[in-house]
């Protein structure tokens, strides 16, 4: 210096060209005579890594650029 390869909720990770989701954690409520914990509800919480192009429409295609992981040199 080359090649790939992963950026999405706080953590781990689905997702698809048409208003973005799960489990886990976090709060409320129930439950309980009272607490805690489990269980059940119900909410918050995201400029999908940045920039730009394609498109009516972009997280998704496409170009760069970045931060990490691999692999050659």
């Nucleotide at each position: 210096g080359a090649g790939g390869g992963u950026g999405u909720a706080g953590c781990u990770c689905u997702g698809u060209g048409g208003u973005a989701g799960a489990g886990c954690a976090u709060g409320u409520g129930u439950c309980u005579a009272g607490c805690c914990a489990a269980g059940c509800a119900c909410a918050a919480g995201g400029u999908c890594c940045u920039g730009g192009g394609u498109u009516c429409a972009a997280u998704c295609c496409c170009c760069a650029g970045u931060a990490c992981c691999c692999u050659c040199a």

This is a predicted structure of a 73-nucleotide RNA (transfer RNA) from Vicugna pacos. The sequence is in RNAcentral, with records from GtRNAdb and Rfam. Rfam family: tRNA. Rfam links the family to the GO term triplet codon-amino acid adaptor activity. It is recorded under the gene name tRNA-Und-NNN-17-1.